RNA sequence: UCAGAUGGCCGGGUGACCGCGGGUCUCGCAAGAGGCUCGAGGAAAGUCCGGGCUCCACGGAAAAACGGUGCCGGAUAACGUCCGGCGGGGGCGACCCCAGGGAUAGCGCCACAGAAAUGACACCGCCUACCGGCCUAAAGCCGCGGCAAGGUUGAAAUGGUGCGGUAAGAGCGCACCGCGUCUCUGGCAACAGAGGUGGCAAGGCAAGCCCCACCGGGAGCAAGACCAAAUAGGGACGGUAAGUGGCGUUUUCCGCGUCACCGUCCGGGUCGGUCGCGUGAGGUGUGGGGUAACCCGCAUCCCAGAGGAAUGGUCACCCCUUCGCAAGAAGGACAGAACCCGGCUUACAGGCCAUCUGACGCU
Numbered sequence: 001u002c003a004g005a006u007g008g009c010c011g012g013g014u015g016a017c018c019g020c021g022g023g024u025c026u027c028g029c030a031a032g033a034g035g036c037u038c039g040a041g042g043a044a045a046g047u048c049c050g051g052g053c054u055c056c057a058c059g060g061a062a063a064a065a066c067g068g069u070g071c072c073g074g075a076u077a078a079c080g081u082c083c084g085g086c087g088g089g090g091g092c093g094a095c096c097c098c099a100g101g102g103a104u105a106g107c108g109c110c111a112c113a114g115a116a117a118u119g120a121c122a123c124c125g126c127c128u129a130c131c132g133g134c135c136u137a138a139a140g141c142c143g144c145g146g147c148a149a150g151g152u153u154g155a156a157a158u159g160g161u162g163c164g165g166u167a168a169g170a171g172c173g174c175a176c177c178g179c180g181u182c183u184c185u186g187g188c189a190a191c192a193g194a195g196g197u198g199g200c201a202a203g204g205c206a207a208g209c210c211c212c213a214c215c216g217g218g219a220g221c222a223a224g225a226c227c228a229a230a231u232a233g234g235g236a237c238g239g240u241a242a243g244u245g246g247c248g249u250u251u252u253c254c255g256c257g258u259c260a261c262c263g264u265c266c267g268g269g270u271c272g273g274u275c276g277c278g279u280g281a282g283g284u285g286u287g288g289g290g291u292a293a294c295c296c297g298c299a300u301c302c303c304a305g306a307g308g309a310a311u312g313g314u315c316a317c318c319c320c321u322u323c324g325c326a327a328g329a330a331g332g333a334c335a336g337a338a339c340c341c342g343g344c345u346u347a348c349a350g351g352c353c354a355u356c357u358g359a360c361g362c363u
Stems, first nucleotide, its partner, number of pairs: 001359010012318007020039008041334001045345002048343005053220004066216005071085005086100001087098004101211002106209002108205003123151002125147003131143004159177006178200001179198008224275004234266006245259005282301008319332005
């Protein structure tokens, strides 16, 4: 210098004027006016996980069913998140990726091709040593047979390479590698290493059923709590001169009660209002512990909150990008809180910082 890797940060600045929402102070009888102060994000987004909070259900616990998670250790309020390891894969490398428990619990599946796809298999092929026949015998031929090295198919063919061995072959024997198993060593563990041992028996799929371990009661701020009109309806008490009617008191008469009427009071719901609602798993600085995620201490700060609606606009100068010889012109990403918090995912013009890797050149 070029090409990359990882982590983090910013994402227009300053001023003037006009405007909007919250809080507070002053003035005002009030309506209102004025001052001060605060007023979007790293994702406020998708609403995909996890929690706080609230109500409902439930005697406790467990199981079944259903759903989820899935190497090991740690962090955390919790998580499917994060951190550190392990194993596997990719890259020259920095580094990146992995839905990564169990296939000797059982069931199921393995298309096409192919001889054979799991009770593995014999199409082409290799071999006639042994045995039987023809032949005197040899050779040869036929039979009985042996084999799985090589070829062919496939995503996958039952250990691999080499030497020996053999009629041809074969873990048949041996060495190394792989695999199983045992012991030892290191590690909390996943796992790794070493040594012995077994001639190899054990194909793949659990984002197929399933098994194992762990987790999960449901609904959501339109949760929920409080205050509380008019009208209608409900209840309690009281009243009703005269009269009428219905119903009850088994029938009749009388009487009583009650409904229809009026008044007072009570309680529930609706309209409406208030709270929930922002001091919090909080921000900043600093010291300490830890490889890290994160945790602890101290100091300091208060930092949006509503109706669904506010959080903006104009101008000037500066900055950046593009176009242009210049003058100058155009533009400034993605995107807008609604109960809150931790994550994940997705969108994002442009720029900055730190650490590291490879190549080339120079010293």